Context: one part of a larger RNA
Molecule: large-subunit ribosomal RNA, domain II
Organism: Gemmatimonadota bacterium
RNA sequence: UCCGGCGAGUUACUGCUCACGUGUCGGUUAAGGCCCUCAGGGCCGGAGCCAGAGCGAAAGCGAGUCUGAACAGGGCGACACAUGAUACGUGGGCGUAGACCCGAAGCCGUGGCGAUCUACCCUUGAGCAGGUUGAAGCCGCCGUAACAGGCGGUGGAGGACCGAACCGAUGUGGGUUGAAAACCGCUCGGAUGACUUGAGGGUAGGGGUGAAAGGCCAAUCAAGCUCGGAGAUAGCUGGUUCUCCCCGAAAUAUAUUUUGGUAUAGCCUCGGAAAAUGAGUUCCUGGGAGGUAGAGCUACUGGAUGGGUCCGGGCUCCGUAAGGAGUACCACCCCCAACCAAACUCCGAAUGCCCAAGGAAUGCUGUCCGGGAGGCAGUCGCGGUGCGCUAAUGUACCGCGGCGAGAGGGAAAGAACCCAGAACGACUGCUAAGGCCCCGGAGUGGUGGCUCAGUGUAGCAAAGGAUGUGAUUGUGCUGUGACAACUGGGAGGUUGGCUUAGAAGCAGCCAUUCCUUUAAAGAGUGCGUAAUAGCUCACCAGUCCAGCGCGAUUGCGCCGAUAAUGGUCGGGACUUAAGCCACCCGCCGAAGCAUCGUCUUUGCACGCAAGUGCAAGGGGUAGGGGAGCGUUCCCAUAGCGAUGAAGCCGCGGCGGAAGCCUUGCGGUGGAGCGGUGGGAAGUGAGGAUGCCGGA
Numbered sequence: 001u002c003c004g005g006c007g008a009g010u011u012a013c014u015g016c017u018c019a020c021g022u023g024u025c026g027g028u029u030a031a032g033g034c035c036c037u038c039a040g041g042g043c044c045g046g047a048g049c050c051a052g053a054g055c056g057a058a059a060g061c062g063a064g065u066c067u068g069a070a071c072a073g074g075g076c077g078a079c080a081c082a083u084g085a086u087a088c089g090u091g092g093g094c095g096u097a098g099a100c101c102c103g104a105a106g107c108c109g110u111g112g113c114g115a116u117c118u119a120c121c122c123u124u125g126a127g128c129a130g131g132u133u134g135a136a137g138c139c140g141c142c143g144u145a146a147c148a149g150g151c152g153g154u155g156g157a158g159g160a161c162c163g164a165a166c167c168g169a170u171g172u173g174g175g176u177u178g179a180a181a182a183c184c185g186c187u188c189g190g191a192u193g194a195c196u197u198g199a200g201g202g203u204a205g206g207g208g209u210g211a212a213a214g215g216c217c218a219a220u221c222a223a224g225c226u227c228g229g230a231g232a233u234a235g236c237u238g239g240u241u242c243u244c245c246c247c248g249a250a251a252u253a254u255a256u257u258u259u260g261g262u263a264u265a266g267c268c269u270c271g272g273a274a275a276a277u278g279a280g281u282u283c284c285u286g287g288g289a290g291g292u293a294g295a296g297c298u299a300c301u302g303g304a305u306g307g308g309u310c311c312g313g314g315c316u317c318c319g320u321a322a323g324g325a326g327u328a329c330c331a332c333c334c335c336c337a338a339c340c341a342a343a344c345u346c347c348g349a350a351u352g353c354c355c356a357a358g359g360a361a362u363g364c365u366g367u368c369c370g371g372g373a374g375g376c377a378g379u380c381g382c383g384g385u386g387c388g389c390u391a392a393u394g395u396a397c398c399g400c401g402g403c404g405a406g407a408g409g410g411a412a413a414g415a416a417c418c419c420a421g422a423a424c425g426a427c428u429g430c431u432a433a434g435g436c437c438c439c440g441g442a443g444u445g446g447u448g449g450c451u452c453a454g455u456g457u458a459g460c461a462a463a464g465g466a467u468g469u470g471a472u473u474g475u476g477c478u479g480u481g482a483c484a485a486c487u488g489g490g491a492g493g494u495u496g497g498c499u500u501a502g503a504a505g506c507a508g509c510c511a512u513u514c515c516u517u518u519a520a521a522g523a524g525u526g527c528g529u530a531a532u533a534g535c536u537c538a539c540c541a542g543u544c545c546a547g548c549g550c551g552a553u554u555g556c557g558c559c560g561a562u563a564a565u566g567g568u569c570g571g572g573a574c575u576u577a578a579g580c581c582a583c584c585c586g587c588c589g590a591a592g593c594a595u596c597g598u599c600u601u602u603g604c605a606c607g608c609a610a611g612u613g614c615a616a617g618g619g620g621u622a623g624g625g626g627a628g629c630g631u632u633c634c635c636a637u638a639g640c641g642a643u644g645a646a647g648c649c650g651c652g653g654c655g656g657a658a659g660c661c662u663u664g665c666g667g668u669g670g671a672g673c674g675g676u677g678g679g680a681a682g683u684g685a686g687g688a689u690g691c692c693g694g695a
Stems, first nucleotide, its partner, number of pairs: 001695006011097003015094011026050003032044005054061002064076004100239002103236001107229003111226003119203009128193001130162003133158001137154006166190003171186004205221001207217003242628006252265005267374001268372006278364001280362006286355003294347001295345002301341003305337004312330002314327005378403010408419003423598004428594003434588003437572003443585001445584006456574002464559002468556010485543005491516003496510003522537001526535002599618008629684001631681007639673002647668005652661003
């Protein structure tokens, strides 16, 4: 992992509540007793319970009562009445119980078992190769007044030294489903001691023992193991078993030692009631509240820029002071011009909201009462906003839509985007979004333009830059010859003045940058020189001959353009397109719509019923409601079976599904089976790191 079996809403209570059924009209018996055809039934048994009257905290009063001074008001009742009362049964839900099942870590016990491991202690034994050092004491000699002291020897001390056994475990390599649930190799510490060790014995669980690490107490220790309380508790995780039909949510508000829980309300479902002259929803007409978008501000509160004018202030000057003068400083008020605001408003929409009178549409969707829920982790897109960075598949709110719980077509692929809401079937048709060169269904369709960048062809990009190119438009020059090119000229006063070493058109400064000759020529556009010189430009003429120059708006392109494995429009590929813009015709294309057949729900009509017809429906998670299939056993009853029951294997048939075949067939098997009507449940398996067995 697979296969088989087992495996989860049960049971109790004269419990509570609601629905349905049955009995009675007040209902009903309990224990117990008697009888019988005895897991049962019948008859007694009225104790008790519910109902029959309520109100008040109560005394109490009573169709009323409580509050209260009240004969007031108000609260709760009476009026009613089979839509009721009660008993039993069945079912839904709740309560108390383990209460759908499995699952803790833990807590407790004057229950028990453990010190053969290990910690410490007691008793009694045992062990420590070899080598080294050489304490005290003692002896001799020297020495001292005597001591002290010195030297030599002897001696053999030490939690002394080196190092095996033994005890340990520093570093490292290996091992890590190991040879081993702590080992192996090398290396290392202690090794006469607070040493090591044998045997026997002692201390026990909030207890021991501990040279103390919360260490150790049998591979287990911040409280051993085992049994019991015990099915502890688990607002947590996982799992929870047959089918079809109808409806169908929520991820919000409020509260919460509350935020992954729960309660009430909102939203779903089922039953009932009232209301059809009605309630709801949408639209039209009419009326109403409002301060958003926008806008505005000498209309307020604030912000804020420039100018004018100017109260006041600063600074400078005069003055002993009083005072005065000046000011390119600041600047109130006022004026001019242009502005800003969620917590500004002189103004002010569109939508939305409210009302009820009329009209239209829809057709029970609305309201109330009662049973059952689920849900209170949402999410993306678009619009309006706060926070954030006008960041985030960000976060919070409002509105709408989808997903959630929604299949189908498109977007290459893709919960949320676009189209569109799937009862079933069809070798039928039409369309939507989107497409129609090939992959690949349908146009190598038409007309007119644009683009040359493979721009583009279903994801990108800015500031900025440019004789790309199309369109529209303004303006200037131009056959009295423009623009470009070429040829020639481009002079004189003068080297203008100043400055300067020099300054001569051309370092710099000044200027009334003037005058002359001219076809024209600046007191000079740039290069150049130390300064001149030189080259050139403006300007003029000639040659040439038709358009030339400068702007504005706009379409499509160009550059700007950089990311990590090999490039991408889905790919191939495409250039008067298979790209872009605009218009037109046709076609393809979905579970949409239509057509035909079938099933089913609800309503209506007809019918005694079965049913028939018509209309509108039938996506669906949590969840509510309805109808069925199957398993085991029991009762009643028609049956089958050795001429072969159940079970198993194969085939065939039937039903809308679970399933069925007592109209079946063959094989195996060898003794029971099961139709119909009821009843009762240990009643349906793929999941629970499920349990047991097998492969």